[in-house]
Two RNAs folded together computationally: RNase P RNA and transfer RNA, 409 nucleotides in total.
It holds a member of the Rfam family "Bacterial RNase P class A". Rfam links the family to the GO terms ribonuclease P activity, dimeric ribonuclease P complex and tRNA processing.
The coordinates come from a structure-prediction model, not an experiment, and the mean pLDDT is 76.
RNA sequence: AAGGUGAGGCGCUCUGUCGGGGAGCACUUUGUGUUCUCAGGAAAGUCCGGACAGCACAGGGCGGCGCGCUGUGGAAAGCACAGAUGGGCGUAAGCUUAUGUUGCGCGUAACAGAAAACAACCGGCCCCGGUUCCGGGACCAAGGGUGAAAACGUGGGGUAAGAGCCCACGGGGAUAUGCGGCGACACAUAUCCGGUACGCGUCCGCGCGCUGCAAGGCCAAAUAUACCGGCACAUAAGGGUUGCCCGCCCUUUGCCGGGGGGUAGGCUGCAUCAGAUAAAUGACAGGGGGGCGCCCCAGCGCUCACAGAACCCGGCUUACAGUCUCACCUUUUAC
RNA sequence: UCCUCAUUAGCUCAGUUGGUUAGAGCACCUGACUGUUAAUCAGGGGGUCCUAGGUUCAAGUCCUAGAUGAGGAG
Numbered sequence: 001a002a003g004g005u006g007a008g009g010c011g012c013u014c015u016g017u018c019g020g021g022g023a024g025c026a027c028u029u030u031g032u033g034u035u036c037u038c039a040g041g042a043a044a045g046u047c048c049g050g051a052c053a054g055c056a057c058a059g060g061g062c063g064g065c066g067c068g069c070u071g072u073g074g075a076a077a078g079c080a081c082a083g084a085u086g087g088g089c090g091u092a093a094g095c096u097u098a099u100g101u102u103g104c105g106c107g108u109a110a111c112a113g114a115a116a117a118c119a120a121c122c123g124g125c126c127c128c129g130g131u132u133c134c135g136g137g138a139c140c141a142a143g144g145g146u147g148a149a150a151a152c153g154u155g156g157g158g159u160a161a162g163a164g165c166c167c168a169c170g171g172g173g174a175u176a177u178g179c180g181g182c183g184a185c186a187c188a189u190a191u192c193c194g195g196u197a198c199g200c201g202u203c204c205g206c207g208c209g210c211u212g213c214a215a216g217g218c219c220a221a222a223u224a225u226a227c228c229g230g231c232a233c234a235u236a237a238g239g240g241u242u243g244c245c246c247g248c249c250c251u252u253u254g255c256c257g258g259g260g261g262g263u264a265g266g267c268u269g270c271a272u273c274a275g276a277u278a279a280a281u282g283a284c285a286g287g288g289g290g291g292c293g294c295c296c297c298a299g300c301g302c303u304c305a306c307a308g309a310a311c312c313c314g315g316c317u318u319a320c321a322g323u324c325u326c327a328c329c330u331u332u333u334a335c
Numbered sequence: 336u337c338c339u340c341a342u343u344a345g346c347u348c349a350g351u352u353g354g355u356u357a358g359a360g361c362a363c364c365u366g367a368c369u370g371u372u373a374a375u376c377a378g379g380g381g382g383u384c385c386u387a388g389g390u391u392c393a394a395g396u397c398c399u400a401g402a403u404g405a406g407g408a409g
Base pairs, nucleotide, nucleotide: 001331002330003329004328005327006326007325008324009323010322012288013287014286015285016284017283018282020038021037022036023035024034025033026032027031040306044317045316047315048314049313050312052212053211054210055209059246060245061244062243064208065207066206067205068204069083070082071081072080073079084099085098086097087096088095089094100203103202104201105200106199107198108197109196121144122143123140124139126137127136128135129134130133152170153169154168155167156166157165172193173192174191175190176189177188178187180185216268217267218266219265225259227258228257229256230255231254236252237251238250239249240248241247289304290303291302292301293300294299336408337407338406339405340404341403342402345361346360347359348358354392363379364378365377366376367375385401386400387399388398389397
């Protein structure tokens, strides 16, 4: 210098004029004047968690759902940071993905292939009968071939031929001991084992009751129950509440559902220096800055990323012109 | 403001527990039949399974994120 990786920040600026939302203060009411304040890192998607509210002060059982390596933080989280082991990508910095338990109950492994998990097509070897070779019987799983995947790898012994059948080395799993670490784990030694991969159920641990601000509270306004259906006469029935049962609460001579009729406005929840009626947070002019075009300079023209609060908070994800800072990696060159 | 669902051929829809080349009806094209057209019969073409990434030997199907569209709640 070029290219890249990770982390973090900014995300047009200044002046003038005019116009808006909110709050306070002053003045004689409608109003006027004045002071202060007025979008974001994502306000977005509504994907998690909370706060808050109703249902009992959120309770019991069954069912259901989510998460799942370790440590720390956190109110919690499909959260953050740091780390462990295995796989994948990259020359590297680094990125990414998976990981409770297989104890037992199952499923799948298409096509191809003999066989997809109690396999034998070609093949190897032995025996018998005839003897180029063929037929029958028994053994084997090394080699070939198929496939995404073929039942530990290499070498030696062994054998009729072979095979973890045996041995050495290597690799994998389990257990025990020692050692390092808070821990997941790692290292060493000893013993034992060899039927693979993926998924579901079961089991284990943790968390979750349901509904959501159109929750909910208050005021005002309005009125008719025609008709249909269901249930009911008190150890009862109906309704509210969560998927179901219980429980709890409400109502009682009628209750509920369908259908019909009426009303359909406002306050609050709702704000901590934005804040509502879905409505304000802007427009214009000039200077500066960035980008693009006219081949370049000058000059001129165009343009200013994504986007725009609506109860609030902590996260995640997605969109984003350009620009700055720090750490690191690779290649090349110079000293 | 909140909740739910859908997206597969030009149109309307199937596609089961992930498995060989994703199907059906209508439409379109070619041929036959007919004097001609329709109907009918035979044959054929046509697919970025909304998009991107991931899991897997293998994805329309499973997972994550996004896009578009539809419906509902006073």